A computed fold for a 72-nucleotide RNA from a Verrucomicrobiaceae bacterium, annotated as transfer RNA. Model confidence (mean pLDDT): 81 of 100. RNAcentral holds the sequence, with entries from ENA. The source organism's lineage runs through Bacteria, Verrucomicrobiota, Verrucomicrobiia, Verrucomicrobiales and Verrucomicrobiaceae. It matches the Rfam family "tRNA". Rfam classes the family as a transfer RNA.
[in-house]
RNA sequence: GCAUGGGUAGCUCAACGGUAGAGCAGUUGGCUCUUAACCAAUUGGUUCUCGGUUCGAAUCCGAGCCCGUGCA
Numbered sequence: 001g002c003a004u005g006g007g008u009a010g011c012u013c014a015a016c017g018g019u020a021g022a023g024c025a026g027u028u029g030g031c032u033c034u035u036a037a038c039c040a041a042u043u044g045g046u047u048c049u050c051g052g053u054u055c056g057a058a059u060c061c062g063a064g065c066c067c068g069u070g071c072a
Base pairs, nucleotide, nucleotide: 001071002070003069004068005067006066007065010024011023012022013021018055026042027041028040029039030038048064049063050062051061052060
């Protein structure tokens, strides 16, 4: 340089163009002599950036940035 996959919560990952979720982690409460475990509730998001399409974009299109893989 070319091709290809990816970037979403603190971490690992979901999400037909129609209110962004799960597990773990965190917080609070229950249970327990206490801790851990367990049970219940709950907080947390500029969906990498900038444009475009659309009534409506994490999702479609364009450009850019970053990471992985293959080829040269």